[in-house]
RNA sequence: GGGUACUCUCGGGGCAGGGUGAAAUUCCCGACCGGCGGUGAAAGCCCGCGAGCCUUCCGAAAGUUUUUAAGUUUUUUGUAGGAAGGUUGAUCCGGUGGAAUUCCGGAGCCGACGGUGAAAGUCCGGAUGGGAGAGAGUACCA
Numbered sequence: 001g002g003g004u005a006c007u008c009u010c011g012g013g014g015c016a017g018g019g020u021g022a023a024a025u026u027c028c029c030g031a032c033c034g035g036c037g038g039u040g041a042a043a044g045c046c047c048g049c050g051a052g053c054c055u056u057c058c059g060a061a062a063g064u065u066u067u068u069a070a071g072u073u074u075u076u077u078g079u080a081g082g083a084a085g086g087u088u089g090a091u092c093c094g095g096u097g098g099a100a101u102u103c104c105g106g107a108g109c110c111g112a113c114g115g116u117g118a119a120a121g122u123c124c125g126g127a128u129g130g131g132a133g134a135g136a137g138u139a140c141c142a
Base pairs, nucleotide, nucleotide: 002141003140004139005138006137007136008135009134010133017029018028019027031122032121033111034110035049036048037047038046044109045108052087053086054085055084056083057082058081062077091107092106093105094104095103113125114124115123
C1' cells in the first nucleotide's frame, strides 16, 4: 500500500445599489453564487453521482382493527425504512500546449418542490433531515 467488516468525524454558496408599486431580496435595471467523483492539466454548463418528484416491489419490532380472560396467531393500514427503474438544467469562439468544451482572453447560458401582501438559483419551509462522497480509527485476511 490492498481486501472484508464495523465505528467515528466532516460533508452547499449567493440579490450590494437602484426603479415601479399599497405591497416585490419574487417584476424591471443591476449584483451575486457554483455540492461530490472522474477526465492526458485545474470543469456549474464533457461523463457520471447526489437531494426533489413519479412508478413498481419488499415492508416493520410502528399504528389501527377483529377474536380472546390473557398471550400467541390471523386480518387490515402500506406508514418508518429498504431495493430497482424512470424523471430531473446549461457553452461556444480564439490563444497556449504533447495533452485543456477544465488553464488564459472574450462572449454566452443554467438552476427542484411548497410558501409569500406580486411571479424567487439567492427570502421562509420540509431540513438540528437526507446525501454523493472525503478523512480517520479498530479487528481480521492475503
This is a predicted structure of a 142-nucleotide RNA (FMN riboswitch aptamer (RFN element)) from Fervidobacterium nodosum. Lineage of the source: Bacteria > Thermotogati > Thermotogota > Fervidobacteriaceae > Fervidobacterium. Model confidence (mean pLDDT): 81 of 100. The same sequence occurs in records of 2 taxa.